[in-house]
This is a predicted structure of a 510-nucleotide part of an RNA (small-subunit ribosomal RNA, 5' domain) from an uncultured bacterium. Model confidence (mean pLDDT): 86 of 100.
Context: one part of a larger RNA
RNA sequence: GGACGAACGCUGGCGGCGUGCUUAACACAUGCAAGUCGAACGCUGAAGCCCAGCUUGCUGGGUGGAUGAGUGGCGAACGGGUGAGUAACACGUGGGUAACCUGCCCUUGGCUUUGGGAUAAGCCCUGGAAACGGGGUCUAAUACCGGAUAGGACCGCUCUCCGCAUGGGGGGUGGUGGAAAGUUCCGGCGGCUAGGGUUGGGCCCGCGGCCUAUCAGCUUGUUGGUGGGGUGUUGGCCUACCAAGGCGACGACGGGUAGCCGGCCUGAGAGGGUGACCGGCCACACUGGGACUGAGACACGGCCCAGACUCCUACGGGAGGCAGCAGUGGGGAAUAUUGCACAAUGGGCGCAAGCCUGAUGCAGCGACGCCGCGUGAGGGAUGACGGCCUUCGGGUUGUAAACCUCUUUCGACACUGACGAAGCCUUUUGGGGUGACGGUAGGUGUAGAAGAAGCACCGGCUAACUACGUGCCAGCAGCCGCGGUAAUACGUAGGGUGCGAGCGUUGUCC
Repeated sequence: GGACGAACGCUGGCGGCGUGCUUAACACAUGCAAGUCGAACGCUGAAGCCCAGCUUGCUGGGUGGAUGAGUGGCGAACGGGUGAGUAACACGUGGGUAACCUGCCCUUGGCUUUGGGAUAAGCCCUGGAAACGGGGUCUAAUACCGGAUAGGACCGCUCUCCGCAUGGGGGGUGGUGGAAAGUUCCGGCGGCUAGGGUUGGGCCCGCGGCCUAUCAGCUUGUUGGUGGGGUGUUGGCCUACCAAGGCGACGACGGGUAGCCGGCCUGAGAGGGUGACCGGCCACACUGGGACUGAGACACGGCCCAGACUCCUACGGGAGGCAGCAGUGGGGAAUAUUGCACAAUGGGCGCAAGCCUGAUGCAGCGACGCCGCGUGAGGGAUGACGGCCUUCGGGUUGUAAACCUCUUUCGACACUGACGAAGCCUUUUGGGGUGACGGUAGGUGUAGAAGAAGCACCGGCUAACUACGUGCCAGCAGCCGCGGUAAUACGUAGGGUGCGAGCGUUGUCC
């Protein structure tokens, strides 16, 4: 000098864009953050409408389908948070998979046949304070279970092409076990199976990036083999047996610290530091362990077990997990609103209308940062008054003020008032509807210099000097050093210098 997720002191007009718990991965009141589909299914059946009866506002019937829970499907593995752990194939980069999987989507074939028995909801009985159940009975499906059909799959035989290889591709033939679902008024929406693609993922390998030798030896599933198991798949991943190996000063093993990267800061560069915001990957979800479901999890707002903590209880037993968005307590030098909206972008479900979405879009708070603008412009000397200094002549503050002539950005007030709307919905063409932000931005007008300047420093480094007070006191100080009676170094004043809605200080990095 530059930089900052900063803090502190003094001060503070406006706007735009960003940004805001770096500490206790401490504990959390309350609300919300993941639902949706009636074009899969059986129930429930409100309003409205129609008909009939009469005690003229009721009853009965029909239509209608709102609503509600349930079965079923898809989603809930995304999105959002945090950085605890991790020195590791975690990450980065480049490869491999002849050792693999992939819902929805795209594409190419073939099929969508025939039967069956249940069960939830409901109703009845019943246990419990509650959470939550138990028994009986009835019923539906794109829920569940059989049968048929079968290209392909698997196994065997065989032919052929290819490969460095455990082998890979293709053809023929025999055997084995094996699919489906319907729905809508129609267009349509679906279902099963096989191949290819896409996307996403798993696994393996080379190389690369912290400190410590005051850690020098480490290792028994350890290193390799064979058989077996397990998995979507390779593999000591697991297991039985066999062999005795494997790693290490090119730093094994141990200890400490740490999420990694694109980047960011600095620097002429080499390098050094760093990993907030934004983006990619990883890991975690009260602590530890486990599996279930599923295309995908060993699953933040799922399940089970154990533990700590908190809460409810009728003492028998139950409930909970903000490192989601707000918010509270606590810790701290320190970090925001229990806001609005799904209008846009994106996501889930749905044919769609639409519903959900604290993702997101916006608004609020903070000079926390960067950028822009303003706090007026021109004229104005016998150089007023006042202040300060003085050699008492004057000098300086100073064109500064007053005064004159103008202007009106921003702010204030009044009127007007968007783009963002593409799309989607509705409609006979036409047309109409849909904006949280927001009565915001912008535009027009009105009044009037009117509402808007501070902070640090002035001995040298380092731009800027005098007076008074103080008297090694009080104090200053980044270093050198100032202060003991004329202090340009302390305190105040006048003046000056530097920056300016900021200026200084502290901390950290180059």